[in-house]
RNA sequence: CCGUGCUAGGCGGGGAGGUAGCGGUGCCCUGUCACCCGCAAUCCGCUCUAGCGGGGCUGAAUCCCCGUCCGAGGGGUUUGGCUUUCGGGGCCAGUACGCCGGACAGAGGCGUCGAUGGCCGGGUCCCGCGCGGCGGGCGCUCGCGAACCAGGUCAGAUCCGGGAGGAAGCAGCCUUAAGCGAUACCGUCCGUGCGCCGCGGAUCAGCCUGGCCGGAGCCGAUGACCGGCGGGCACGCCCGGGGGCCGGCUUCAAAGGCGGGUGCACGG
Numbered sequence: 001c002c003g004u005g006c007u008a009g010g011c012g013g014g015g016a017g018g019u020a021g022c023g024g025u026g027c028c029c030u031g032u033c034a035c036c037c038g039c040a041a042u043c044c045g046c047u048c049u050a051g052c053g054g055g056g057c058u059g060a061a062u063c064c065c066c067g068u069c070c071g072a073g074g075g076g077u078u079u080g081g082c083u084u085u086c087g088g089g090g091c092c093a094g095u096a097c098g099c100c101g102g103a104c105a106g107a108g109g110c111g112u113c114g115a116u117g118g119c120c121g122g123g124u125c126c127c128g129c130g131c132g133g134c135g136g137g138c139g140c141u142c143g144c145g146a147a148c149c150a151g152g153u154c155a156g157a158u159c160c161g162g163g164a165g166g167a168a169g170c171a172g173c174c175u176u177a178a179g180c181g182a183u184a185c186c187g188u189c190c191g192u193g194c195g196c197c198g199c200g201g202a203u204c205a206g207c208c209u210g211g212c213c214g215g216a217g218c219c220g221a222u223g224a225c226c227g228g229c230g231g232g233c234a235c236g237c238c239c240g241g242g243g244g245c246c247g248g249c250u251u252c253a254a255a256g257g258c259g260g261g262u263g264c265a266c267g268g
Base pairs, nucleotide, nucleotide: 001268002267003266004265005264006263009058010057011056012030013029014028015027020047021046022045023044024043035055036054037053038052039051064261065260066259067258068257069256073252074251075250076249077248078247080246081245082244083243084242085241086240087239088238089237092236094235095234097230098229099228100227101226102225104223105222108219109218110217117213118212119211120210121209122208123207124206126201127200128199129198130197131195132194133192134191135190136189137188138187139186141182142181143180144179150175151174152173153172158167159166160165
């Protein structure tokens, strides 16, 4: 060095979680074919040589062990960035909003059948008085209206008288008081969601309108700009919290690269 047979070892590893701790089942990553069966989440099996039990394959090297490089991915942290969401604030006042001012554009409309403007007049608004209308009270007017206790006339009957005659007086009739009712017109008082009314005052601004002067402008939806002021919290802004992505630091670290290490027996 070669061959045969065997042994240690190997037949996945890692992260988070969980656990006193280790490993596994379950989740995630890597990566490859890396054997099969049984167990397992308020779980299963163990105890620092830390899955257990049974079977199978491979086997001293591409394969096992160690070191190193690189590093998927996971965890922690962050006064880093972006994004999203929730709560709060009103000191900031950028957007938005409201008001005011300035300078523009401008659909369209009015105007030589006369614009803006000026002068004169009327109306519009308010107050007082009057007049009228309407409503109510009273009066005037009319009607009804008293068994007796109102008036007049009083038949009959009654009383006085010798008589003539006289007295009081019921019913009836006439009239009237209080009261009741009606009330067109008239008078008077009060009131008024009234008025093509009258007078006076106030206003003399604005608006509408008529006439005159004069002779060319006037109004304007809307759009965008600048400035000032304002309040407010929809956004921005400020404070605080949560989620996601990326980054920084740190930690664990798969696969892979490189280097090194590791047997026994027999035969040639």
This is a predicted structure of a 268-nucleotide RNA (Bacterial large signal recognition particle RNA) from a Thermoleophilaceae bacterium. Rfam family: Bacterial large signal recognition particle RNA. Gene Ontology terms of the family: signal recognition particle, plasma membrane targeting and SRP-dependent cotranslational protein targeting to membrane, signal sequence recognition. Rfam classes the family as a non-coding RNA gene. The gene name in the source record is ffs. Of the family's consensus pairs, 93% are formed in the model. RNAcentral holds the sequence, with entries from ENA and MGnify. NCBI's taxonomy places the organism under Bacteria, Actinomycetota, Thermoleophilia, Thermoleophilales, Thermoleophilaceae.